[in-house]
Context: one part of a larger RNA
Molecule: small-subunit ribosomal RNA, 5' domain
Organism: uncultured bacterium
RNA sequence: GGAUGAACGCUGGCGGCACGCUUAACACAUGCAAGUCGAGCGGAGUAAUUACUUCGGUAAUUACUUAGCGGCGGACGGGUGAGGAACGCGUGGGUAAUCUGCCCUAUACAGGGGGAUAGCACUGAGAAAUUAGUGAUAAAACCGCAUAAGCCCCCGGGAUCGCAUGAUUCCGAGGGAAAAACUCCGGUGGUAUAGGAUGAGCCCGCGUCCGAUUAGCUAGUUGGUGAGGUAAGAGCCCACCAAGGCGACGAUCGGUAGCCGGUCUGAGAGGAUGGACGGCCACAUUGGGACUGAGACACGGCCCAAACUCCUACGGGAGGCAGCAGUGGGGAAUAUUGCACAAUGGGGGGAACCCUGAUGCAGCGAUGCCGCGUGAAGGAAGACGGUUUUCGGAUUGUAAACUUCUAUCAGCGAGGAAGAGGACGGACAGUACUCGAAUAAGCAGCCCCGGCUAACUACGUGCCAGCAGCCGCGGUAAUACGUAGGGGGCAAGCGUUAUCC
Numbered sequence: 001g002g003a004u005g006a007a008c009g010c011u012g013g014c015g016g017c018a019c020g021c022u023u024a025a026c027a028c029a030u031g032c033a034a035g036u037c038g039a040g041c042g043g044a045g046u047a048a049u050u051a052c053u054u055c056g057g058u059a060a061u062u063a064c065u066u067a068g069c070g071g072c073g074g075a076c077g078g079g080u081g082a083g084g085a086a087c088g089c090g091u092g093g094g095u096a097a098u099c100u101g102c103c104c105u106a107u108a109c110a111g112g113g114g115g116a117u118a119g120c121a122c123u124g125a126g127a128a129a130u131u132a133g134u135g136a137u138a139a140a141a142c143c144g145c146a147u148a149a150g151c152c153c154c155c156g157g158g159a160u161c162g163c164a165u166g167a168u169u170c171c172g173a174g175g176g177a178a179a180a181a182c183u184c185c186g187g188u189g190g191u192a193u194a195g196g197a198u199g200a201g202c203c204c205g206c207g208u209c210c211g212a213u214u215a216g217c218u219a220g221u222u223g224g225u226g227a228g229g230u231a232a233g234a235g236c237c238c239a240c241c242a243a244g245g246c247g248a249c250g251a252u253c254g255g256u257a258g259c260c261g262g263u264c265u266g267a268g269a270g271g272a273u274g275g276a277c278g279g280c281c282a283c284a285u286u287g288g289g290a291c292u293g294a295g296a297c298a299c300g301g302c303c304c305a306a307a308c309u310c311c312u313a314c315g316g317g318a319g320g321c322a323g324c325a326g327u328g329g330g331g332a333a334u335a336u337u338g339c340a341c342a343a344u345g346g347g348g349g350g351a352a353c354c355c356u357g358a359u360g361c362a363g364c365g366a367u368g369c370c371g372c373g374u375g376a377a378g379g380a381a382g383a384c385g386g387u388u389u390u391c392g393g394a395u396u397g398u399a400a401a402c403u404u405c406u407a408u409c410a411g412c413g414a415g416g417a418a419g420a421g422g423a424c425g426g427a428c429a430g431u432a433c434u435c436g437a438a439u440a441a442g443c444a445g446c447c448c449c450g451g452c453u454a455a456c457u458a459c460g461u462g463c464c465a466g467c468a469g470c471c472g473c474g475g476u477a478a479u480a481c482g483u484a485g486g487g488g489g490c491a492a493g494c495g496u497u498a499u500c501c
Stems, first nucleotide, its partner, number of pairs: 001501004006497005013372006019365002021330001026328003030325003035072003040069002043066010079283003088208008098200002103196007111145001113143002120135006151176003155172007181188002209255003216246003221243006228236001258280004262273004285306005308319004336362001338361003344358001345356004375405004385396004409442001412436004419428001445490005450471003456485005466473002
């Protein structure tokens, strides 16, 4: 000098764009943040119409609502950086060792049955959370049977190829597994197989902080055989066998840390850093576990244990903000319990639409960057006042007054968007912007002035009070302390502190 997610002191006009718990991964009141589908299903309710009626109602149709069963989605999106020095990340490869819902393409198909169960009714238990029994019922829920182009398993034979294990393909025998309807008749769904796309799993080369005042570490350890397991290779797991494996090219141990694209600095090499945004990883009170599912060992799912908080009729239950706001606490320090789904995107739905604290916006904060303003021109009797003085003057100073002009910003009045597609639909917002009238009015501070370093005098003080980044100032003429005048620098900021280069 540059930089910062900054803080503190003094000061503070406007706008745009960004950014805003770096500390306690501390504890959380309250509200919201993941639902949706009646075009899968049987009910229930409301309204209307029609028919019947013993005038109490009953039945049917239509529209709307939806507790339950069922489907899809809650594995995305959002948060945080505790852990982890690791194939975690980065980069380049491999998968002849793999999976992939929804989507696209192609081919083949959907025949015929069965038994349940929730809601509901009845009877119970319980303070509650919840729960038991009996009875009836539906489905695109569940389960057999049939069929099998193709698929899977196994056996036998052949061909082609490769990268070692092997891969692809053809023929034959045996065995096995499918499906669901709805319709406005246009379609929408269903099953199987193959291919694609997307996403993911696993493996490998190289790179990835400090400490040797950490030198030896290791028994599922290293390898083999067999069996299991997984979507899949593998000590991944297990039985047996062998005795291996790693290490001064730093194993093991200890400390620290999310990694990267990037960011800051620097001429560069390098050094530092990883806040916002984007990619990957890990985590969701702490520890463990699996279930469901295409996908989780699952932030707003389940089970167990623990700590904590709450309810309780003391028998037993409920909870998890590192989602958005917000509260307490910690701290030098970090915002609203806002508006809207109008846009972009996501989930569900045929659609209408519903949901969306993602997102779009608004609010607060000079936290940062950028832009603008606080007037412009003229104006010497160089006014008054202030400071100083050698008392002549000098300086403040064209500065002010005064004259002429302008109107950015703010304020007032009028109009008023784009963002929205073929139609409806704008939170932002009466915002941006445009026009008009009027007024110089309503808007400047902060630091410094001994040298480094741009900028000097007076008074006060008297090694005191104080200053100070370094050198150093102050003990009676202090350009270094304090005040004033003047001056210098930057400017809605200016200084200080902290940290990095």